[in-house]
Context: one part of a larger RNA
Molecule: small-subunit ribosomal RNA, central domain
Organism: uncultured organism
RNA sequence: CUGGGUGUAAAGGGAGCGCAGGCGGAAGGCUAAGUCUGAUGUGAAAGCCCGGGGCUCCCCCCCGGUACUGCGUUGGAAACUGGGCAUCUAGAGUGUCGGAAGGAGAAGUGGAAUUCCUAGUGUAGCGGUGAAAUGCGUAGAAAUUACGAGGAACCCCAGUGGCGAAGGCGGGUUACUGGGCGUUAACUGACGCUGAGGCUGAAAAGCGGGGGGAGCAAACAGGGUUAGAUACCUUGGUAGUCCACGCCGUAAACGAUGAAUACUAGGUGUCGGAAAGCACAGCUUUUCGGUGCCGCCGCAAACGCAUUAAGUAUUCCACUUGGGGAGUACGUUCGCAAGAAUGAAACUC
Numbered sequence: 001c002u003g004g005g006u007g008u009a010a011a012g013g014g015a016g017c018g019c020a021g022g023c024g025g026a027a028g029g030c031u032a033a034g035u036c037u038g039a040u041g042u043g044a045a046a047g048c049c050c051g052g053g054g055c056u057c058c059c060c061c062c063c064g065g066u067a068c069u070g071c072g073u074u075g076g077a078a079a080c081u082g083g084g085c086a087u088c089u090a091g092a093g094u095g096u097c098g099g100a101a102g103g104a105g106a107a108g109u110g111g112a113a114u115u116c117c118u119a120g121u122g123u124a125g126c127g128g129u130g131a132a133a134u135g136c137g138u139a140g141a142a143a144u145u146a147c148g149a150g151g152a153a154c155c156c157c158a159g160u161g162g163c164g165a166a167g168g169c170g171g172g173u174u175a176c177u178g179g180g181c182g183u184u185a186a187c188u189g190a191c192g193c194u195g196a197g198g199c200u201g202a203a204a205a206g207c208g209g210g211g212g213g214a215g216c217a218a219a220c221a222g223g224g225u226u227a228g229a230u231a232c233c234u235u236g237g238u239a240g241u242c243c244a245c246g247c248c249g250u251a252a253a254c255g256a257u258g259a260a261u262a263c264u265a266g267g268u269g270u271c272g273g274a275a276a277g278c279a280c281a282g283c284u285u286u287u288c289g290g291u292g293c294c295g296c297c298g299c300a301a302a303c304g305c306a307u308u309a310a311g312u313a314u315u316c317c318a319c320u321u322g323g324g325g326a327g328u329a330c331g332u333u334c335g336c337a338a339g340a341a342u343g344a345a346a347c348u349c
Base pairs, nucleotide, nucleotide: 003321004320005319006318007303008302012317015200016199017198021194022193023192025088026087028085030083031082033081034080035077036076037075038074039073040072041071042070049065050064051063052062053061054060091191092188093187094186095184097182098181103177106174107173109171110154115149116148118146119145120144121143125136126135162169163168206247207246208245210243211242215241216240220236221235222234223233258316259315260314261313262312263311266294267293268292269291270290271289272288273287274286275285276284277283278282298305299304322349323348324347331342332341333340334339
């Protein structure tokens, strides 16, 4: 490399958009590049292979044949692929009508709770633990009442429930905005799928300068525990957590399962619609789209998967090839840095 593979053994890119490329619906003419076929030229000789022959045999040599699977020219075929022409509507998209949702960014806003400030009542404890202590408190704490300040998060509803490409998204209101679904069948007429590079999004932590800082809390300090205790427990507590802007670009970024299409028993929940029927606060049936559980065929090393496939097929991309060394070194690109991306070998088992 090929082949075999990629849920858990090595292996699906964290996600999307998309240029090139690859692949691509139905029916009809044309063409003849691919494809198939005839002829012809060439494909040197030697060699290989086959059949003979000559040296006593062999090596070697000589003769004949096949072959040289290729290329050029030319005549034809038209199913398939390609090209061009004209057409279609089942894919794809647009439109009508309808309804669901924590989808996104922005601006206002609400009430509980914690903390703090001030004032009142009140007096000796509070807090914390397995037990304690550090800590707070007669300079009046804790408890309780009232006014106030400020920040962050949104109880119940709440659900193997919803939305989003993924990351993720949850108090309430407003305007703006994205996507998906059902219905209809008016319009376009293959406009599609995938997608190396590329571009965009991307939890938490971290970084830069500026704000903010209630609670929590790396680091740090104290008290305990312990043989020790740089921990677990506890009292404090700074970055950080929050906001706007700019970077970083990684996660067990997981369904450890790439995207798209078609097909292949059922049963039972749930969410959003639609239609029909009926005995109409509704019920039943059917159907479309999502999301769960169970379960045949089939698959699988087994576990298990099973119309949301890990089944049967097709297209395209990514990745894998024993363990360690090592996601290291070197080089390069990116980054303010932290570091990220790409990514070996010697050696060793």